[in-house]
RNA sequence: GUCGCUAUGGCGCAAUGGAAGCGCAUCAGACUUCGAAUCUGGGGGUUGCGGGUUCGAACCCCGUUAGCGACU
Numbered sequence: 001g002u003c004g005c006u007a008u009g010g011c012g013c014a015a016u017g018g019a020a021g022c023g024c025a026u027c028a029g030a031c032u033u034c035g036a037a038u039c040u041g042g043g044g045g046u047u048g049c050g051g052g053u054u055c056g057a058a059c060c061c062c063g064u065u066a067g068c069g070a071c072u
Stems, first nucleotide, its partner, number of pairs: 001071007010024004018055001026042005048064005
């Protein structure tokens, strides 16, 4: 230098173009003498960034940043 993969709550990951969910963690409640465990419920995301296409984009297109890898 060329090409490919990845980037989504605090963490690990999902999500045929119809608008984002699961587990862990965290908070509250139940239970308990108090905790732990268990059960129930809640909060937390401008989907790396900037544009474009579309009625509608995490998803398609262009550019760009970071990480990893292959080739040279």